The RNA shown here (transfer RNA) has 72 nucleotides and comes from Candidatus Daviesbacteria bacterium GW2011_GWA1_41_61. Rfam family: tRNA. Rfam classes the family as a transfer RNA.

RNA sequence: GGGCGCAUAGCUCAGUGGUAGAGCGCGUCUCUGAUAAAGACGAGGCCUUUGGUUCGAUCCCAAAUGUGCCCA
Numbered sequence: 001g002g003g004c005g006c007a008u009a010g011c012u013c014a015g016u017g018g019u020a021g022a023g024c025g026c027g028u029c030u031c032u033g034a035u036a037a038a039g040a041c042g043a044g045g046c047c048u049u050u051g052g053u054u055c056g057a058u059c060c061c062a063a064a065u066g067u068g069c070c071c072a
Stems, first nucleotide, its partner, number of pairs: 001071007010024004018055001026042005048064005
């Protein structure tokens, strides 16, 4: 320098056009003599940024930023 991916909750990941979910973790409660385990409830993200398409964008398009892989 060229090509291809990825960016969503503290972590690992779903969600493929109609105002975002799971597991683990965290908090409270139940249970226990007390923990752990188990169960119930809850908090926590306007989805990397900018622009475009659309009535409507996490989702489609372009660029930027960060990151990974391949080629040279």